[in-house]
RNA sequence: CUACAAAAUCGGUCUAAUUCCGGAUGCAUCCGGAAACGGAGGAACCAAUCAAUUGGGGUUAAUCCUUACUUGUAAGGAGGGAUGAGAGUACACUCUUUCGCCAUCCUACCCGUCAGCUAACUUCGUCGACUAAAGCGAAGGAGGUC
Numbered sequence: 001c002u003a004c005a006a007a008a009u010c011g012g013u014c015u016a017a018u019u020c021c022g023g024a025u026g027c028a029u030c031c032g033g034a035a036a037c038g039g040a041g042g043a044a045c046c047a048a049u050c051a052a053u054u055g056g057g058g059u060u061a062a063u064c065c066u067u068a069c070u071u072g073u074a075a076g077g078a079g080g081g082a083u084g085a086g087a088g089u090a091c092a093c094u095c096u097u098u099c100g101c102c103a104u105c106c107u108a109c110c111c112g113u114c115a116g117c118u119a120a121c122u123u124c125g126u127c128g129a130c131u132a133a134a135g136c137g138a139a140g141g142a143g144g145u146c
């Protein structure tokens, strides 16, 4: 100097899964509380009312269909979701939204025979997993400047 690999701080990404306060406490960790975000149950009205083991239902973007065979695996399609830094679209500057095409990636779990919607009310969760490069174009918004 170059290449490859690993770890880690900051930064960044998915997700509701974050922040703050007090206490125990050397840290880690634990307990309690508040805010914020997210889920479930639960009237009237409305809906449903011939289903009832072919059980039914819930969270999540994550369901459905087709083909093959080794019968639970693979591939494909549709639907739904996520990411694509920086720079750029009148302007020294700061913050930021949406759309199109393209590329890549995408489920798992729970309730236990039971739940439509649902005000008051009741109740639960705040985990986990990634990252050192990364496309092109269009329409803007707010503050501010000319």
Base pairs, nucleotide, nucleotide: 011131012130013129014128018035019034020033021032022031023030024029036126037125038124039123040122041121046116055114056111057110058109059108063078064077065076066075067074068073069072080106081105082104083103084102093143094142095141096140097139098138099137100136101135